RNA sequence: CAGACCUGUAGAUCGGUCGCGGGAGUGUUGUGCUCCUGAGGAAAGUCCGGGCUCCUAAAGGGCAUGGUGCUGGGUAAUACCCAGGAGGAGUAAUCCUACGGAAAGUGCCACAGAAAACAAACCGCCCUGAGGUUGAUCAGAGUAAGGGUGAAAAGGUGAGGUAAGAGCUCACCGCCUGGAAUGAUGACAUUUCAGUGGCUGGUAAACCCCACCAGGAGCAAGGCCAAAUAGAUUGGCGUAAAGUGACCCGCUUUUGCCAUAUGGGUAGGCUGCUUGAUGGAUUAAACCGCACGAGAUAGAUGACCGUUAAAACAGAACCCGGCUUACUACAGGUCUGUUGU
RNA sequence: GCGUUCGUAGCUCAGCUGGAUAGAGUAGUGGACUUCGAAUCCAUUGGUCGCAGGUUCGAGUCCUGCCGAGCGCG
Numbered sequence: 001c002a003g004a005c006c007u008g009u010a011g012a013u014c015g016g017u018c019g020c021g022g023g024a025g026u027g028u029u030g031u032g033c034u035c036c037u038g039a040g041g042a043a044a045g046u047c048c049g050g051g052c053u054c055c056u057a058a059a060g061g062g063c064a065u066g067g068u069g070c071u072g073g074g075u076a077a078u079a080c081c082c083a084g085g086a087g088g089a090g091u092a093a094u095c096c097u098a099c100g101g102a103a104a105g106u107g108c109c110a111c112a113g114a115a116a117a118c119a120a121a122c123c124g125c126c127c128u129g130a131g132g133u134u135g136a137u138c139a140g141a142g143u144a145a146g147g148g149u150g151a152a153a154a155g156g157u158g159a160g161g162u163a164a165g166a167g168c169u170c171a172c173c174g175c176c177u178g179g180a181a182u183g184a185u186g187a188c189a190u191u192u193c194a195g196u197g198g199c200u201g202g203u204a205a206a207c208c209c210c211a212c213c214a215g216g217a218g219c220a221a222g223g224c225c226a227a228a229u230a231g232a233u234u235g236g237c238g239u240a241a242a243g244u245g246a247c248c249c250g251c252u253u254u255u256g257c258c259a260u261a262u263g264g265g266u267a268g269g270c271u272g273c274u275u276g277a278u279g280g281a282u283u284a285a286a287c288c289g290c291a292c293g294a295g296a297u298a299g300a301u302g303a304c305c306g307u308u309a310a311a312a313c314a315g316a317a318c319c320c321g322g323c324u325u326a327c328u329a330c331a332g333g334u335c336u337g338u339u340g341u
Numbered sequence: 342g343c344g345u346u347c348g349u350a351g352c353u354c355a356g357c358u359g360g361a362u363a364g365a366g367u368a369g370u371g372g373a374c375u376u377c378g379a380a381u382c383c384a385u386u387g388g389u390c391g392c393a394g395g396u397u398c399g400a401g402u403c404c405u406g407c408c409g410a411g412c413g414c415g
Stems, first nucleotide, its partner, number of pairs: 001337010012308001014306005020038007040313001044324002047322005052218004065214005070084005085099001086097004100209002105207002107203003122147002124143002127140004155173006174199002176195008222271004232262002234259004240254005278291002342414007351367004369385005391407005
């Protein structure tokens, strides 16, 4: 100098004019004046986890369904964070992993190929028989070493063995299952013993099995106040009809009118609403004490000018903790290559 | 704001929970038929399966993250 990787910080300062939301004070009924204060690191996506509220009660048990899936720790909780193990990518710094089980069971593995999983045999190899001068050929039996197919073909190398071959047998290496010792909290690592050599394809981001977790809905949740109109209940009054009765009163039913009556609920309004798993200081920890600077409801937080190199992504709507995605500037560290000293 | 569903040819849709040649109708183009046109018949063009990554031998399909639409709730 070039390329690559990791980590962190900030997201604007000052001044002027006009305007908007919230709060306090003050004057007074024109609703004014003064002061203070007013978006983010992602407010976004709504992908996880909680708080809070209702169902509805400390959601307690089972089923279904969904999710998570190496170990330890952190946390209110998590699929997040930190540290580590194993596997993988990269020359390296460093990064990635849905990382339980395929030896519980079921399914699938196109085309090609003999065969895609209780193995099987196209070429080949070998033996027997027929045939025949030989060769070719035919029938039967054996084999899985070699060729060929495929993404993937039933451990690898060597020797023995055999008609030819094969873990058929043996040595070494690798793997699996079970056990032991040492180290580690643990995942796991190292060593070692056993197995009638046990040698068993892949796929669980296919069904499924195992372990663990989860009740559902969401602030348009929910709570309170509460018009007009209609209907309901209750009370009062009146009238007519029907029933009871020989008739009248009375009683019952239906109907009409009235009500500062009652309760439900709609419009509308208020609340939930921002002070909380908060921050910092001190402390071994706790207690006490300290600070807190958006809260709208058709939705405020803006526009213009000057200044500096001064923008980019982008705008709160119940609140927090994460993740993911979008974006600008700067700082620090590490690795590789080339050149120079 | 909260919840939920969906993206395949110019347009409307298939393509299955189960993975292996991307298809149908319509539209377009060419030809046949006709005096000409329509209809009809035959042939044919046209696809980053919204984008990116992952799982797998193999992804339109399975998983994750983005992008863009639709619907419901006062």
Molecule: RNase P RNA; transfer RNA
Organism: Spirochaetota bacterium